[in-house]
RNA sequence: GCGACAGUAGCUCAACGGUCAGAGCAGGGUACUCAUAAUGCCUUGGUCGGGGGUUCGACUCCCUCCUGUCGCA
Numbered sequence: 001g002c003g004a005c006a007g008u009a010g011c012u013c014a015a016c017g018g019u020c021a022g023a024g025c026a027g028g029g030u031a032c033u034c035a036u037a038a039u040g041c042c043u044u045g046g047u048c049g050g051g052g053g054u055u056c057g058a059c060u061c062c063c064u065c066c067u068g069u070c071g072c073a
Base pairs, nucleotide, nucleotide: 001072002071003070004069005068006067007066010025011024012023013022018056027043028042029041030040031039049065050064051063052062053061
């Protein structure tokens, strides 16, 4: 330099173009227990990588840029 893939919560990941962007783990609270752990319940937390475009409507489609991984050279 070329190509492919990926970027969503603190971490790992979901999410037909349309309902409120959710789950597990982690964090906080609470129940249980003599106590701790485990477990149950409740709960906090998001510029959906940036910028444009298409559309009545975009995490989702298109363009571009950035970052990372892999391959080729």
The RNA shown here (transfer RNA) has 73 nucleotides and comes from Notodromas monacha. Rfam family: tRNA. From the family's description: Transfer RNA (tRNA) molecules are approximately 80 nucleotides in length. Lineage of the source: Eukaryota > Metazoa > Podocopa > Cyprididae > Notodromas. RNAcentral holds the sequence, with entries from Rfam.